[in-house]
Context: one part of a larger RNA
Molecule: large-subunit ribosomal RNA, domain II
Organism: Binuclearia lauterbornii
RNA sequence: GCCGGCGACUUAUAAAAAGUGGCCUGGUUAAGGAGAAUUCCUCCGAAGCCAAAGCGAAAGCAAGUCUUAAUAGGGCGUUAGUCACUUUUUAUAGACCCGAACCCGGGUGAUCUAACCAUGGCCAGGAUGAAGCUUGGGUAAAACCAAGUGGAAGUCCGAACCGACCGAUGUUGAAAAAUCGGCGGAUGAGCUGUGGUUAGGGGUGAAAUGCCAAUCGAACUCGGAGCUAGCUGGUUCUCCCCGAAAUGCGUUGAGGCGCAGCGGUUGAUGAUAGGGCUAUCUAGGGGUAAAGCACUGUUUCGGUGCGGGCUGCGAGAGCGGUACCAAAUCGUGGCAAACUAAGAAUACUAGGUAUUGCUUUCCAUCAGCCAGUGAGACGGUGGGGGAUAAGCUUCAUCGUCGAAAGGGAAACAGCCCAGAUCAUCAGCUAAGGCCCCUAAAUGGUCGCUAAGUGAUAAAGGAGGUGAGAAUGCUUAAACAACCAGGAGGUUUGCUUAGAAGCAGCCACCCUUAAAAGAGUGCGUAAUAGCUCACUGGUGGAGCGUUCUUGCGCCGAAAAUGAACGGGACUAAGCGAUCUGCCGAAGCUGUGGGAUUUUUUGAAAACGAAAAAAUCGGUAGGGGAGCGUUCUGUUGUAGGGUGAAGCAUCAAUGAAAAUAGGUGUGGACGAAGCGGAAGUGAGAAUGUCGGC
Numbered sequence: 001g002c003c004g005g006c007g008a009c010u011u012a013u014a015a016a017a018a019g020u021g022g023c024c025u026g027g028u029u030a031a032g033g034a035g036a037a038u039u040c041c042u043c044c045g046a047a048g049c050c051a052a053a054g055c056g057a058a059a060g061c062a063a064g065u066c067u068u069a070a071u072a073g074g075g076c077g078u079u080a081g082u083c084a085c086u087u088u089u090u091a092u093a094g095a096c097c098c099g100a101a102c103c104c105g106g107g108u109g110a111u112c113u114a115a116c117c118a119u120g121g122c123c124a125g126g127a128u129g130a131a132g133c134u135u136g137g138g139u140a141a142a143a144c145c146a147a148g149u150g151g152a153a154g155u156c157c158g159a160a161c162c163g164a165c166c167g168a169u170g171u172u173g174a175a176a177a178a179u180c181g182g183c184g185g186a187u188g189a190g191c192u193g194u195g196g197u198u199a200g201g202g203g204u205g206a207a208a209u210g211c212c213a214a215u216c217g218a219a220c221u222c223g224g225a226g227c228u229a230g231c232u233g234g235u236u237c238u239c240c241c242c243g244a245a246a247u248g249c250g251u252u253g254a255g256g257c258g259c260a261g262c263g264g265u266u267g268a269u270g271a272u273a274g275g276g277c278u279a280u281c282u283a284g285g286g287g288u289a290a291a292g293c294a295c296u297g298u299u300u301c302g303g304u305g306c307g308g309g310c311u312g313c314g315a316g317a318g319c320g321g322u323a324c325c326a327a328a329u330c331g332u333g334g335c336a337a338a339c340u341a342a343g344a345a346u347a348c349u350a351g352g353u354a355u356u357g358c359u360u361u362c363c364a365u366c367a368g369c370c371a372g373u374g375a376g377a378c379g380g381u382g383g384g385g386g387a388u389a390a391g392c393u394u395c396a397u398c399g400u401c402g403a404a405a406g407g408g409a410a411a412c413a414g415c416c417c418a419g420a421u422c423a424u425c426a427g428c429u430a431a432g433g434c435c436c437c438u439a440a441a442u443g444g445u446c447g448c449u450a451a452g453u454g455a456u457a458a459a460g461g462a463g464g465u466g467a468g469a470a471u472g473c474u475u476a477a478a479c480a481a482c483c484a485g486g487a488g489g490u491u492u493g494c495u496u497a498g499a500a501g502c503a504g505c506c507a508c509c510c511u512u513a514a515a516a517g518a519g520u521g522c523g524u525a526a527u528a529g530c531u532c533a534c535u536g537g538u539g540g541a542g543c544g545u546u547c548u549u550g551c552g553c554c555g556a557a558a559a560u561g562a563a564c565g566g567g568a569c570u571a572a573g574c575g576a577u578c579u580g581c582c583g584a585a586g587c588u589g590u591g592g593g594a595u596u597u598u599u600u601g602a603a604a605a606c607g608a609a610a611a612a613a614u615c616g617g618u619a620g621g622g623g624a625g626c627g628u629u630c631u632g633u634u635g636u637a638g639g640g641u642g643a644a645g646c647a648u649c650a651a652u653g654a655a656a657a658u659a660g661g662u663g664u665g666g667a668c669g670a671a672g673c674g675g676a677a678g679u680g681a682g683a684a685u686g687u688c689g690g691c
Stems, first nucleotide, its partner, number of pairs: 001691006011093013026050003032044004054061002064076004096234002099231001103224006114198009123188001125157003128153001132149006161185003165182005200216001202212003209218001237625006247260005261373002263370008273361001274362001275359003278354007291340002296336004301331004307325002309322005376401010406417003421592004426588003432582003435567003441579001443578006454569001460554002464551010481538005487511003493505002517532001521530002593615008626680001628677006638668001645664005651658002
């Protein structure tokens, strides 16, 4: 991992509600007792309980009473139940099942290990050579010196022994800590045998929270104990009807809970009635968008210039100046969530109208019972936060998903279309599509694009190209091209080494002319040279500038090779328009089923027919059923002429399932109508067994 078995809402008491039943001349017994008897049952037993009258704090009064000065007003009342059973829910109990870490009590442990006590044992070999002593020297005597002797030491080297610093191997190991090679101590605070002592709120500790039997920030074991778990996981047959929430307030509250909101279900009331939708109208209040600048603030420029600064004159008082700052005011142009003299669209409130507008109970209120939800997600719109970032965050409002399948978007919860009762080898459409993959137009008409743009992006850039507008030149010849001229005073003056059109500064005149700048650019050291402006000729029809706009171009770099879905396409691209077709579980046709309501006829009941609407669904509520074991009927029907069980075949039913045939099997055992539950398995790192 697979297969098979087992595996989770129980039971008691109390209460509430619904359903069913008994009695209602109110209902009912409890303990206990009697009878009968192995269970069961029948009868006695009103003690008690509920109801039958309430109101008031109470005295008390009473169909009333309390408040009160009140006879007013107001509050609560002016009567139908009760006892069982079944189901659901709540409370108390382990209370649907499995699951802690902990806490407490009683015990068991020092054969591991820590420390200590008692008594034993062990430490190859080698090295160094303390004190003391002896001899000699030395001294007045000592001290002192030398040689020898001696054999000290938490001394040195190094086996056993004890340890464990490094590396490798090992890591489902040979081993739940080792092996191999190096390493430290090795007469000591040494190592070690045996016996003993210290016990968990404790011991022991050369101290690491270390060790106390592979267990230690508090051992192990049994018990309290099924601790508790606002947490995680799991929770077993079928069909039918309805169907949420992820919000508000509060919370030692934030992944929990309470109340409300939203769901289910039952009953009552509201019928010239309510709800929803469409169109239109009427009456309302508003202060948002946009706008505006009178107000509150902010702000551009200009005019006037309170006051200040700077400055002149003066001994001072003071008198002047000012291209500085600048109040206030006037003009001008802006800005605002916390500005508004003015002000929408929507929305909201109320009502009317529509050939009875359409729909058809979907609505509201009241009284019960049962919930779940209280982590939401994305998209559109209006805002806040953020960086007018985020698949970001937080509100409002709508939609979808959540709980929604189907078609489209290549694939794609939240986008577009559309809400699946079942069947169907029938039809029509939606979104989206119609060259091939791939169902349907290689469709029509008019344009655009040349970039494979289509099939990613900005500032910015460009004689790309289409459309429109304005304006200038032009047969008195434009624009471009080609031919010719482009001169003289003069190298103007200044400057400068030089400055001659052309380094720079000033000026920018005159003449000849068809025209020609005291010079547009290249060039020279400076000249020279080339060229332009400007003019004539050749030739003959459009040319230039600006703006708006359509489609394109460049700008354009990312890590495996590849972002139209691919092929491929010059339309099979883009814009406009027209006609067809395809296309879904949408709609329709045909046939079947179910639910609710109504109607028909029938009526004792089940049931039958028709019409209308409905039949996606998580949490959740409601309804109806199937099967299993035991049991009453039942020592039953049936059964060796073959029960249960198993296998297989085909049938029936909407399903759970059921009945049947055949084979196997070899002794039990239904159906129907009832009763009671150890009553249904795929999941729980479930549990036991097998492989």